[in-house]
Context: one part of a larger RNA
RNA sequence: CCACCUAGUGGAUGACUAGGCUCAAGAGCCGAGGAAGGGCGUGGCAAGCUGCGAUAAGCCCGGGCGAGCCGCAUGCAGGCUUAGAACCCGGGAUUCCCGAAUUGCUCCGUAAGGAGCGGGAACGCGGCGAACUGAAGCAUCUUAGUAGCCGCAGGAAAAGAAAGCAAUAGCGAUGCCGUGAGUACCGGCGAGGGAAAGCGGCAGAGGGCAAACCGAAUCCGCUAGCGAAAGUUAGCGGAGAUGUGGGGUUAGGGCCCGGGUAGGCCUAAGGAAGCAAAGCCGAAGUCCCCUGGAACGGGGCGCCAUAGAGCGUGAAAGCCGCGUAGGCAGAGCUUCUAUGGCCAUUCCCGGUGUCCCAGAGUAGCGUGCGUUGGAUUUCGCGCGCGAAGGUGGGAGACUUUAACUCCCAACCCUAAAUACUCCUUGAGACCGAUAGCGCACUAGUACCGUGAGGGAAAGUUGAAAAGCAUCCCUAACGGGAGGUGAAAAGCGUCUGAAACUAGGUGG
Numbered sequence: 001c002c003a004c005c006u007a008g009u010g011g012a013u014g015a016c017u018a019g020g021c022u023c024a025a026g027a028g029c030c031g032a033g034g035a036a037g038g039g040c041g042u043g044g045c046a047a048g049c050u051g052c053g054a055u056a057a058g059c060c061c062g063g064g065c066g067a068g069c070c071g072c073a074u075g076c077a078g079g080c081u082u083a084g085a086a087c088c089c090g091g092g093a094u095u096c097c098c099g100a101a102u103u104g105c106u107c108c109g110u111a112a113g114g115a116g117c118g119g120g121a122a123c124g125c126g127g128c129g130a131a132c133u134g135a136a137g138c139a140u141c142u143u144a145g146u147a148g149c150c151g152c153a154g155g156a157a158a159a160g161a162a163a164g165c166a167a168u169a170g171c172g173a174u175g176c177c178g179u180g181a182g183u184a185c186c187g188g189c190g191a192g193g194g195a196a197a198g199c200g201g202c203a204g205a206g207g208g209c210a211a212a213c214c215g216a217a218u219c220c221g222c223u224a225g226c227g228a229a230a231g232u233u234a235g236c237g238g239a240g241a242u243g244u245g246g247g248g249u250u251a252g253g254g255c256c257c258g259g260g261u262a263g264g265c266c267u268a269a270g271g272a273a274g275c276a277a278a279g280c281c282g283a284a285g286u287c288c289c290c291u292g293g294a295a296c297g298g299g300g301c302g303c304c305a306u307a308g309a310g311c312g313u314g315a316a317a318g319c320c321g322c323g324u325a326g327g328c329a330g331a332g333c334u335u336c337u338a339u340g341g342c343c344a345u346u347c348c349c350g351g352u353g354u355c356c357c358a359g360a361g362u363a364g365c366g367u368g369c370g371u372u373g374g375a376u377u378u379c380g381c382g383c384g385c386g387a388a389g390g391u392g393g394g395a396g397a398c399u400u401u402a403a404c405u406c407c408c409a410a411c412c413c414u415a416a417a418u419a420c421u422c423c424u425u426g427a428g429a430c431c432g433a434u435a436g437c438g439c440a441c442u443a444g445u446a447c448c449g450u451g452a453g454g455g456a457a458a459g460u461u462g463a464a465a466a467g468c469a470u471c472c473c474u475a476a477c478g479g480g481a482g483g484u485g486a487a488a489a490g491c492g493u494c495u496g497a498a499a500c501u502a503g504g505u506g507g
Stems, first nucleotide, its partner, number of pairs: 001507008014494001015460002019431002021428006027421002029119002037098003040053003044076002048072002059092006068080003104117005123154001124152005134141001138188001164171002175202005185193002206413003209359001213246002217244001218239009252357003255353001256351005263343004270337006279328003285301001286317001287300004302319002304308001310322003364385007392408004447454002467493001470481004
């Protein structure tokens, strides 16, 4: 030096899963009644996590369950419980301090009084709005109205009931998917950007004001009574002619005339149906023999099945346990329903007329910007000018005029189809501890950083602690003997590879 052997070190590999990932369905807001998130407390002994809040691992009530219980956490001590504890579901009480954090600020209201403020994973609408990059350079352009920042809202949001499309034929709110189509169009006509109608689907829903006309016919608060509620009665006070209320809204309406007597809305005690928390019932071997530490294995003989999904049990169980198929109960929730109320010349149809009404710094025009596929002809904004009155007004190729067709702006609301996943449930030709979330474990922890922020490692004895009594050596650690166990698997614990270390044997 090489090989092998015996030990050690080390923690790969195998097996496992308590966690994760993805998809689907469901569900979807919380907060001045003080949230989200924290701080500090709280246990007989109590550092961490969890729970809880000076009533402090808890208090009360209702329901469920049925023998054990006093969280993770297996100890000592002391208690609770068939007079039903622990635990599970629902409701309530308590709930220190900080935090919107408020004895505040803003808004509404005559007042009494009321509302808002903050938080939320992604999703939505709006405001502001990059650059790297691409153009093989770069400035218009592109990246991109993206990222980012800010505001606001909801369980969805936004949009939405034609001053729309279309083209001689017609359609009939909006949204989403497919197609149309990488088409029309835009573009240093470069790079590149990029629709709509229509068609096929999902879903489907329409309403209310302003005005004409009528002119107080209206409404609110408090107190008292009735009522399950809706509502109603009385008294007192207040709002309101700068118009409460009726009427009416584009199949235009009002006014006027004629005909029909049908209508609309609220509440849900009682009743009906559906859904539904914790939960309950739920078939059939634990028969004989063998192996074994242990039967769920092998052999024999049986049984159930609307249940042979799955998990557990000392190995591999339809019939041992939990379950599964299939059923049941149920706090409560949702929908329908008048027998309870409210409104009324209400609701419907038709006729008549050059009578009345129909959204103004608007439509439109000029100009300058931004934006768009929108080209002179998208949409928006600044500045300047500025209509008409239904015999009126607007219109998507442009301008003017005429015709034809479609529509009625300058007020408001509107479910579903759509988006997302903090959350719940289910599933997987997803991962299996260097994987899968950063975290299977006291993980956004330890640790690092002044800070914004960065950010780990770390799972497994055994069926059961039976976790090695006792003796010997030692100062102790530890070792030996001995015992437990199927096996030391001995807690630095399953398996225990290699590098590496030591000793031995051979060359």

The part of an RNA shown here (large-subunit ribosomal RNA, domain I) has 507 nucleotides and comes from an archaeon.
It was read from a public genome assembly.
Rfam family: Archaeal large subunit ribosomal RNA. On this family, see Yusupov et al., Science 2001: "Crystal structure of the ribosome at 5.5 A resolution".
The coordinates come from a structure-prediction model, not an experiment, and the mean pLDDT is 83.